Background
This is a predicted structure of a 492-nucleotide part of an RNA (small-subunit ribosomal RNA, 5' domain) from a Candidatus Buchananbacteria bacterium.
Context: one part of a larger RNA
């Protein structure tokens, strides 16, 4: 000198764009943050109707979603991440394309009703009912499995063929229809493996029994000591094993001419966690933040028998701290879930609010105006400085205030804007609403007087102060930056 998610002191007019718990992964009141579908299904309530039925609403069965989106950095020195390959060792709902199907039958159950238990949470018995719920049979383009044959680099692979066995389906709607089953291909997504790379420590030198390998079995979508039984005795290590400390990683960011050094806030990708620890269930996908079970700590309710909860989502609160915001508006846009659609939901997102926290821009007036008012300061008492500064005159209106008009963002024929009567435009009023901070011994731009008297104090370093202090305090003047200026902390 540059930089910061900064803080503190003094000061503070406006706008745009960003950004805002770095500490206690401490505890949390309250509200909201994941639902949707009646074009899968029966039922209940209401309205209309004589009725069939139609419409609306409700809890429930069923489907899809809830594994995304949002938050955090505790843990992790590891295939966690980055780059490079491999998977002939794998999976993939929704979407797209291709091929082929959808025949027949059956048993339940929630809701509802009746009964019972309980303070509650909730549980339980009986009877009854539907489906795109569940089950059985048929068919088998196909697919899977055992066995066999041929071709193909080696074969746990691919292609082709044969026998046997096994294995599907669901309807709704009357519309441009939507779905269902089996198999194949694609796209996108993921799992696993490999090599290389990136912290400190030797005052850590030896470490290791599922340890290293094999056989067999189990297990997985899949390879594998992944797990188990048996067998062998291996495997790693000064190119630093093992241990300890610290730490999410990368794209990047700061600085620097670069090499490098330091960092990893915001944004993007990956990983990780969800009160603490463990476990599985469902599912294409989880060992699942606002699902389930168990244990623990904590908080709450209780009729003492037993129950309920999890803000590291958005706001907000207490605590901690030098320190970090609103219990706001809207689904109008973009995106997501569901739905045929209309649409519903969406604290994702879009916006507004607060903070000079940062960057950028603008303003606080312009021109004229005296050998130069007053006041103040200094003085060699002559004067000098403040100083064209003020006053005064003329002008302008960025900004401010008032009034009028008023968007783009809306795609898609119409309708639809939270922001917002905002931005912007026009007119009027009137210099009107708007300047401070730090410094002045040297480094370092800028000095005089008074007070104080090694006191009070200053100070980044050198050093000032003990009676004429340009260094302390004040006044005047000056220098510098400016809606900021200084200080502190940290990095280069």
């Nucleotide at each position: 000198g540059g930089a910061u998610g900064a803080a503190c002191g003094c000061u503070g007019g406006c706008g745009g764009c960003g950004u805002g718990u770095c500490u206690a992964a401490g505890g949390c009141a309250u509200g909201c943050a994941a639902g949707u579908c009646g074009a899968a299904c029966g039922c209940g309530u209401g309205u209309a109707g004589c009725a069939a039925u139609a419409c609306a609403c409700g809890a429930g069965u069923g489907g899809c979603a809830a594994a995304c989106g949002g938050g955090u950095g505790c843990g992790u020195a590891a295939c966690a991440c980055a780059u490079u390959g491999g998977u002939a060792a794998c999976c993939u709902a929704c979407c797209u394309c291709c091929a082929u199907c959808a025949c027949g039958g059956g048993c339940a159950u929630a809701a509802c009703u009746c009964g019972g238990a309980g303070a509650a949470a909730u549980c339980u018995g009986a009877a009854u009912u539907a489906a795109u719920u569940c089950c059985c049979g048929a068919u088998g383009u196909g697919c899977a499995g055992u066995u066999c044959u041929g071709c193909u680099a080696u074969a746990a692979g691919g292609c082709a063929g044969a026998c046997c066995u096994g294995u599907a389906a669901a309807g709704c709607u009357u519309u441009u229809g939507c779905g269902g089953a089996u198999g194949g291909a694609g796209a996108g997504g993921g799992g696993c493996c490999u090599a290389u790379g990136g912290c400190c420590u030797a005052u850590c030198a030896g470490c290791u029994a599922g340890u290293u390998g094999g056989u067999g079995a189990g297990g997985u979508a899949a390879u594998a000591g992944c797990u188990c039984a048996c067998c062998a005795a291996g495997g790693c290590u000064a190119c630093g094993a093992c241990g300890g400390g610290u730490a999410g990683c990368g794209g990047g960011u700061g600085u620097g001419a670069g090499a490098g050094c330091a960092c990893g806030a915001c944004c993007c990708g990956c990983c990780u966690c969800a009160c603490u620890g463990g476990g599985a269930c469902u599912g294409a996908g989880a060992c699942a933040c606002u699902g389930c079970c168990c244990a623990g700590a904590c908080u709450c309710c209780u009729a003492c028998g037993g129950g309920a909860g999890g803000c590291u989502g958005c706001a907000g609160u207490c605590a901690a701290g030098a320190a970090u915001a609103u219990u706001c508006c809207u689904c109008a846009a973009u995106g997501g879930a569901c739905g045929a659609a209309a649409g519903u939901c969406u604290g994702a997102a879009g916006g507004a609010g607060c903070g000079a926290c940062g960057c950028c821009g603008c303003g606080u007036g312009a021109u004229c105006g005296a050998u130069g008012a007053a006041g103040c300061u200094c003085u060699u008492c002559g004067g000098a400085g403040u100083g064209u500064a003020a006053a005064g005159a003329u002008c302008u209106u960025u900004u401010a205030u008032u009034a009028g008009g008023g968007a783009c963002g809306a795609a898609c024929a119409a309708a639809u804007g939270a922001c917002g009567g905002u931005a912007c435009c026009u007119a009027a009023u009137g210099a009107a609403u708007a300047a401070g901070g730090g410094g002045c011994u040297g480094c370092u731009a800028a000095a005089c007087u008074c007070g104080u008297g090694c006191c009070a104090g200053c100070a980044g370093c050198a050093g000032c102060g003990g009676u004429a202090a340009u260094a302390c305090g004040a006044g005047u003047g000056c220098c510098u930056c400016a809606a900021g200026c200084g200080u502190u902390a940290u990095c280069c």
The source organism's lineage runs through Bacteria, Bacteria candidate phyla and Candidatus Buchananiibacteriota. The sequence was found in a public genome assembly. The prediction has a mean pLDDT of 87.